[in-house]
This is a predicted complex of two RNAs, RNase P RNA and transfer RNA, with 474 nucleotides together.
RNA sequence: AGGAGGUAGCGGGCAGUCGCCCCGGGGCAUGCUCUCCGGGGAGGAAAGUCCGGGCUCCACAGGGCGAGGUGCUGGAUAACGUCCAGUCGGGGUGACCCGAAGGAAAGUGCCACAGAAAACAGACCGCCCGGCACUCGACCCCGCAUUCCUGCCGCGUCGCGGCAGGGGCGGGUAGCCGGGUAAGGGUGAAACGGUGAGGUAAGAGCUCACCAGCGGCACGGGCAACCGGGCCGGCUUGGCAAACCCCACCCGGAGCAAGACCAAAUAGGGGAGCGAAACGAGGGUUGCCCGCCCCAUGCUCCCGGGUAGGUCGCUUGAGGUCCGGGGAGACUCGGAUCCUAGAGGAAUGACUGCCGCCCCCAGGGGUACAGAACCCGGCUUACAGCUUUCUCCUCCGG
RNA sequence: GCGGGCGUAACUCAGCUGGUAGAGUAUCAGCUUCCCAAGCUGAGAGUCGCGGGUUCGAAUCCCGUCGCCCGCUCCA
Numbered sequence: 001a002g003g004a005g006g007u008a009g010c011g012g013g014c015a016g017u018c019g020c021c022c023c024g025g026g027g028c029a030u031g032c033u034c035u036c037c038g039g040g041g042a043g044g045a046a047a048g049u050c051c052g053g054g055c056u057c058c059a060c061a062g063g064g065c066g067a068g069g070u071g072c073u074g075g076a077u078a079a080c081g082u083c084c085a086g087u088c089g090g091g092g093u094g095a096c097c098c099g100a101a102g103g104a105a106a107g108u109g110c111c112a113c114a115g116a117a118a119a120c121a122g123a124c125c126g127c128c129c130g131g132c133a134c135u136c137g138a139c140c141c142c143g144c145a146u147u148c149c150u151g152c153c154g155c156g157u158c159g160c161g162g163c164a165g166g167g168g169c170g171g172g173u174a175g176c177c178g179g180g181u182a183a184g185g186g187u188g189a190a191a192c193g194g195u196g197a198g199g200u201a202a203g204a205g206c207u208c209a210c211c212a213g214c215g216g217c218a219c220g221g222g223c224a225a226c227c228g229g230g231c232c233g234g235c236u237u238g239g240c241a242a243a244c245c246c247c248a249c250c251c252g253g254a255g256c257a258a259g260a261c262c263a264a265a266u267a268g269g270g271g272a273g274c275g276a277a278a279c280g281a282g283g284g285u286u287g288c289c290c291g292c293c294c295c296a297u298g299c300u301c302c303c304g305g306g307u308a309g310g311u312c313g314c315u316u317g318a319g320g321u322c323c324g325g326g327g328a329g330a331c332u333c334g335g336a337u338c339c340u341a342g343a344g345g346a347a348u349g350a351c352u353g354c355c356g357c358c359c360c361c362a363g364g365g366g367u368a369c370a371g372a373a374c375c376c377g378g379c380u381u382a383c384a385g386c387u388u389u390c391u392c393c394u395c396c397g398g
Numbered sequence: 399g400c401g402g403g404c405g406u407a408a409c410u411c412a413g414c415u416g417g418u419a420g421a422g423u424a425u426c427a428g429c430u431u432c433c434c435a436a437g438c439u440g441a442g443a444g445u446c447g448c449g450g451g452u453u454c455g456a457a458u459c460c461c462g463u464c465g466c467c468c469g470c471u472c473c474a
Base pairs, nucleotide, nucleotide: 001394002393003392004391005390006389008387009386010385012355013354014353015352016351017350018349020041021040022039023038024037025036026035027034028031043369047380048379050378051377052376053375054374055255056254057253058252062290063289064288065287068250069249070248071247072086073085074084075083076082087101088099089098090097091096102246103245107244108243109240110239111238124185125184126181127180128179129178130177131176132175140172141171142170143169144168148166149165150164151163152162153161154160155159193211194210195209196208197207198206212236214233215232216231217230219228220227221226259312260311261310262309269303270302271301272300273299274298280295282294283293284292285291319338320337321336322335323334324333325332326331356367357366358365359364360363399470400469401468402467403466404465405464408423409422410421411420417454425441426440427439428438429437447463448462449461450460451459
């Protein structure tokens, strides 16, 4: 210098004019919200709604099954599928990055095509041993015949007929049959440990040495995942669980359209208490079961609920900034300080001037992704341009 | 705010217990006819919305993302 990998951020600035929403104060003509002054008014993702929690109601939340989710280890946290640190595996020359990373010797299932064979193994070619045959014709195939043997079926009663096989005759044909083996061949994504030696009829973990892998035992390091080396063993147990499943752990349901209050109107039902009855055949309780709660009619008392309207929930919160302490870090503790949208069918806008940046080029154009809707912690996705700091690789110079 | 479904040829849809993606209509060519239609025969046409992952292998399984459609108070 070029290229690259992390890390931490910013994401237009100033001024003017006219508007919009909210809050506080003042004025009088007290307005279905007029007027004046002052203050505040989108984001790093406000987004997707993919997780987790707060909050609220139902309700008791108890048990079992089912369903769902998570899945190396330790920690952080209100919680998490998030984050931090580490382990292992993979990628990269490297800085560094990625990983849904428990179990396949618990069971079931799948592995197309090709190939002999795709999973408790088996044997196509080949190799070896034995036998038959080698033109006087084995095995196999075809044809003829139905005197013989065996089996089956039908008629029928000890015979007849049909079919099949063996035996018989003729023809074609050159290898065939039984056993052993898994070294070699080729196929495939994947072929039942690898290399070498011994051994054998040929071979083979059949035996041995080394290596890889599995299991067991004890040792050292580490909280652990795991790592390191040692001894012994049988000689070897394919992949897929983002297939069913098994194991461990976690989970009540619904969501601000949750929910609470105020006043008016419709309908005639609802709620509380007392008393009675005790049955399941009813209803509710998340999919089911158990369990739990309610339940006829009568008496007394009170009054509708929801929606539409208004008010609350509503923004002060697991909050931000700074300093100090603890920790390797995520994070946490203490102190000081700050208040920073809360509207509600939804305000946060438009125009102008100057400056900053980029492009075409002497005058223009552009300035990303995108907009709160109860609130937080994350994840993911979109994003013009710019910056901080650390590191790696290559080249050059000293 | 909560929940559900869909995306495959120009159009409408199959295929989604993983193994070379199909049907009908439409288009084109040929046959038939004096010509057209109908009929018969044949052909072409596909990033399976997009990206990534699991797997030997993905339209299918998983994750992310984009677009479209639908539903959501109520006793009596």
Notes
The coordinates come from a structure-prediction model, not an experiment, and the mean pLDDT is 76.